[in-house]
RNA sequence: GGGGCACGGCCGCCGAAUCCGCGAUCUCGCGGAACCGGGGACCCAUCGCAUCUGGGGUGAAUCGGACGCCCGCCCAGCGGGCGCCCGUAGGGCACUUCCACGCCCGAACCCGUCAGCUAACCCGGUAGGCGGCAUGGAAGCAAGGA
Numbered sequence: 001g002g003g004g005c006a007c008g009g010c011c012g013c014c015g016a017a018u019c020c021g022c023g024a025u026c027u028c029g030c031g032g033a034a035c036c037g038g039g040g041a042c043c044c045a046u047c048g049c050a051u052c053u054g055g056g057g058u059g060a061a062u063c064g065g066a067c068g069c070c071c072g073c074c075c076a077g078c079g080g081g082c083g084c085c086c087g088u089a090g091g092g093c094a095c096u097u098c099c100a101c102g103c104c105c106g107a108a109c110c111c112g113u114c115a116g117c118u119a120a121c122c123c124g125g126u127a128g129g130c131g132g133c134a135u136g137g138a139a140g141c142a143a144g145g146a
Stems, first nucleotide, its partner, number of pairs: 010132005018033006034126006044116001054114001055111004063087003067083007090105004095140006
């Protein structure tokens, strides 16, 4: 001098997941605000029946194709499940929007046979995970300084 790791502070990102008060004394209990989600009328919407594979919610996270394996069938095909790739609806990236460029995500979980919308009303959540100069142009706007 460079790199890595850990702790603390600060500044940020995804997300609703923040702030305040009281009481505890150890990050807990209660309450409030704010933000978020669900249920829930008239009206409107939907509504032939049965089977297969009920139906629904949070979320951007849907949908399609190829290959491999397994299972089933009406068996040279079809359907389902898993894995692994390629895409994709959609979503994110240091004020906001637009344009350009670039980099990412495209999951997971919950209800339990039940729920369209929905005023009044009712019921819940406030987690978790990451990063450390953060691209350029235009318009808007905010803060600070003189």
Annotation:
c-di-AMP riboswitch aptamer (ydaO/yuaA leader) from Thermocatellispora tengchongensis, 146 nucleotides, folded computationally. The prediction has a mean pLDDT of 78. The sequence was found by an Rfam model in a public genome assembly.